Transfer RNA from a bacterium, 83 nucleotides, folded computationally. It matches the Rfam family "tRNA". By type it is a transfer RNA. Its mean pLDDT, the model's own confidence on a scale to 100, is 81. It was read from a public genome assembly.
RNA sequence: GGAGGGGUGUCCGAGUGGCCAAAGGAGGCGGGCUGUAAACCCGCUGGCGCAAGCCUACGUGGGUUCGAAUCCCACCCCCUCCA
Numbered sequence: 001g002g003a004g005g006g007g008u009g010u011c012c013g014a015g016u017g018g019c020c021a022a023a024g025g026a027g028g029c030g031g032g033c034u035g036u037a038a039a040c041c042c043g044c045u046g047g048c049g050c051a052a053g054c055c056u057a058c059g060u061g062g063g064u065u066c067g068a069a070u071c072c073c074a075c076c077c078c079c080u081c082c083a
Stems, first nucleotide, its partner, number of pairs: 001082007010026003018066001027045006046055003059075005
């Protein structure tokens, strides 16, 4: 340089244009159990808020659309193969 695949929450990872603050797991926090711990079980886990709700978010920047994690373009980065 060429071809293909990928980048999502603290980490891994699923994700069809609307039903997505986004499954599941790990980790973390709180609680239960236990003499204590581990294991196991329950709840929470973007921010604000009592709640309703509001705001922001899927590598970066644009675009399409009423509506984008999802489609398009450019760029950055990672992996595989070829050269």